The RNA shown here (transfer RNA) has 75 nucleotides and comes from a marine sediment metagenome. Its mean pLDDT, the model's own confidence on a scale to 100, is 80. It matches the Rfam family "tRNA". By type it is a transfer RNA. The sequence is in RNAcentral, with records from MGnify.
RNA sequence: GUGAGCGUAGCUCAAUGGUAGAGCGCCUGCCUGUGAAGCAGGUGGUUGAGGGUUCGAUUCCCUUCGCUCACCCCA
Numbered sequence: 001g002u003g004a005g006c007g008u009a010g011c012u013c014a015a016u017g018g019u020a021g022a023g024c025g026c027c028u029g030c031c032u033g034u035g036a037a038g039c040a041g042g043u044g045g046u047u048g049a050g051g052g053u054u055c056g057a058u059u060c061c062c063u064u065c066g067c068u069c070a071c072c073c074c075a
Base pairs, nucleotide, nucleotide: 001071002070003069004068005067006066007065010024011023012022013021018055025043026042027041028040029039030038048064049063050062051061052060
């Protein structure tokens, strides 16, 4: 340089056009001599950034940033 994949909650990941969810975590309470475990309740996001299409975009299109993989060239 060329091509492909990924980017969503603190972390790991869902959601493939119709109000963004789960697990873990975190907070509070119950329980316990204390803690862990268990139980109950609560807490979570400008979906990497900008623009476009659409009544409506995490999803489709364009640009851009970062990460990963493959290939090519040079040394």